Predicted 3D model of a 347-nucleotide part of an RNA (small-subunit ribosomal RNA, central domain) from an uncultured bacterium.
[in-house]
Context: one part of a larger RNA
């Protein structure tokens, strides 16, 4: 570079938008750029190739020829591709209607449970374990009634349920506001697919600044277990978890599976919407989300219309372990570290 791969052997960017690029629907004309075909010049010699001849053969050298696959200029050709025109509706996208959800922002508001304080009943104990202790408690604990007060997370319904691009969403109402799907017409009339950079979002833990601080709870202290026990179990317990704003940008960010199209024998659950009637446990048609399976395919294990199956169009990755996602250099970062990312040498 060529080939070949990317679920598990190495390898799909964490996810989305979307710039240059790259690909790109049906039918006309036009043009002749790319393409084809002819001529015509060049395309130095030598070297290589091929005949042939000269030194006894070879090396060697002497001739002829092909060959130089290229370029450049004309003269045609139009099937493709490119431009340019003028159209079309099967892509895509807009309007109505309907329709769907734990989408997203924000503002109330609930009722269980834990704590805590106040106050009442009432006494010797509670807590905890594998068994113990260490903590609490006669300065009255725990239980137990009744107020009160405060943070946080929503039992049941709840599911192989649903939404969302992904990360994720879950008590109930309003408020704003994004999507998706179904329908039957109109409308625009190739507007499209993919995406290096770029932007934007991007779980938890961490940082920054001001709040909050119930339960839980790294780090810390005790108390046990051990040979020892910087642990597991036990009692407390700070940072954190919660709220605002700004950072940080990693994950087994998983389906270890890139987005789109278009094709391919069946069954069967189930969410959600349109049609039909003979209203049914029907039928039929979209559009998720699951299970089993035919071909096929795969090392296999499995995939199988939610393809790992035929095939196109773009991107991103791999190239023996280890040294290594390290050194160095840069970018970004308040740090923490994040990103690009080697070689020696070593098996």
């Nucleotide at each position: 570079c060529u080939g070949g791969g990317u679920u598990u052997a190495a390898a799909g960017g964490g996810u989305g938008c979307g710039u240059a690029g790259g690909c790109g629907g049906u039918a006309c004309g036009a043009u002749a750029a790319g393409u084809c075909a002819g001529a015509a010049g060049u395309g130095a010699a030598a070297u290589g190739c091929u005949g042939u001849a000269g030194c006894u053969u070879a090396a060697c050298u002497a001739u002829a020829g092909a060959a130089c696959u290229g370029c450049u200029u004309u003269u045609g050709a139009u099937a493709c591709u490119g431009u340019c025109g003028a159209a079309c509706u099967a892509g895509a996208a807009u309007u109505g209607a309907g329709u769907u959800a734990a989408g997203g922002a924000u503002c109330g508001u609930g009722g269980a449970a834990u704590g805590u304080g106040a106050c009442a009943u009432g006494u010797a104990g509670c807590g905890g374990u594998g068994a113990a202790a260490u903590g609490c408690a006669u300065a009255g604990a725990u239980a137990u009634g009744u107020c009160a007060u405060g943070g946080a997370a929503c039992a049941c319904c709840a599911a192989u349920u649903g939404c969302g691009a992904a990360g994720g969403c879950a008590g109930c109402g309003g408020u704003c506001u994004a999507g998706g799907c179904u329908u039957u017409a109109a409308u625009u009339g190739a507007c499209g697919c993919u995406g290096a950079g770029g932007c934007a979002c991007g779980a938890a833990a961490g940082c920054g600044u001001g709040g909050g601080g119930a339960g839980c709870g790294a780090a810390c202290a005790g108390g046990a277990u051990u040979a020892g026990a910087u642990a597991c179990c036990c009692u407390g317990g700070u940072a954190g978890u919660c709220c605002a704003c700004g950072c940080c940008c990693u994950a087994a960010a998983c389906g270890a599976u890139g987005c789109u199209u278009a094709c391919u024998c069946g069954g069967u659950g189930u969410u959600u919407g349109g049609g039909u009637c003979u209203u049914g446990a029907a039928c039929u048609u979209g559009a998720g989300c699951g299970c089993c399976u035919a071909a096929g395919g795969g090392a296999a294990a499995c995939c199988g219309a939610u393809a790992a199956g035929u095939a196109a169009g773009c991107c991103a990755c791999c190239u023996g372990g280890g040294g290594a996602g390290u050194a160095c250099g840069u970018u970004c970062g308040c740090a923490a570290g994040a990103a690009u990312g080697a070689a020696a040498c070593u098996c």

Record summary:
The full RNA is in RNAcentral, with records from Greengenes.